[in-house]
RNA sequence: UGUGAGGUAUCCUAGCUGGCAAGGAGCCUGACUGUUAAUCAGGAAAUCGUCGGUUCGAAUCCGACCCUCACAG
Numbered sequence: 001u002g003u004g005a006g007g008u009a010u011c012c013u014a015g016c017u018g019g020c021a022a023g024g025a026g027c028c029u030g031a032c033u034g035u036u037a038a039u040c041a042g043g044a045a046a047u048c049g050u051c052g053g054u055u056c057g058a059a060u061c062c063g064a065c066c067c068u069c070a071c072a073g
Base pairs, nucleotide, nucleotide: 001072002071003070004069005068006067007066010025011024012023013022019056027043028042029041030040031039049065050064051063052062053061
């Protein structure tokens, strides 16, 4: 430098046939327990890497750029 894959909550991932962003771990509160853990119930938290474009509407489509990984040179 080129090609491909990826960037979504504190972490790990889904959603990428355009129409309210989902699950697990963790965190907070409560129940249970002598206490903790486990279990159960509830709750908070993401303008989806950045900037533009298309569209009534974009995590999703298009362009540029940034970062990570793999391969090639």

Model confidence (mean pLDDT): 83 of 100. The RNA shown here (transfer RNA) has 73 nucleotides and comes from a Desulfobacterales bacterium. It matches the Rfam family "tRNA". Rfam describes the family as follows. Transfer RNA (tRNA) molecules are approximately 80 nucleotides in length. The family's RNA type in Rfam is transfer RNA. NCBI's taxonomy places the organism under Bacteria, Pseudomonadati, Thermodesulfobacteriota, Desulfobacteria, Desulfobacterales.